[in-house]
Molecule: transfer RNA
Organism: Chloroflexota bacterium
């Protein structure tokens, strides 16, 4: 330097053909249950959807750019 292919909560990851509250699992708090811890049970906290921009009534999702990672060529 082509070209692809990923980016979503502390971690691993969904989210249909763009459609209105973007959610799960461990984790993390409180609580319950025990003598106390481990399970387990009930609650709840946490998200500029990598960054900027267009399209659209409406973008996690469609498109141009850029950044980071991982792979294939040179």
């Nucleotide at each position: 330097g082509g070209c692809g292919a990923u980016g979503u909560a502390g971690c691993u990851c969904a989210a249909u053909c763009g459609g209105u509250u973007a959610g799960a699992g461990c984790a993390c708090c409180g609580a319950g249950c025990u003598c106390a811890u481990a399970a387990u049970u009930c609650g709840g906290g946490g998200g500029u959807u990598g960054c900027c921009g267009g399209u659209u009534c409406g973008a996690u999702u469609c498109c141009a750019g850029c950044c980071a990672u991982c792979g294939c060529c040179a």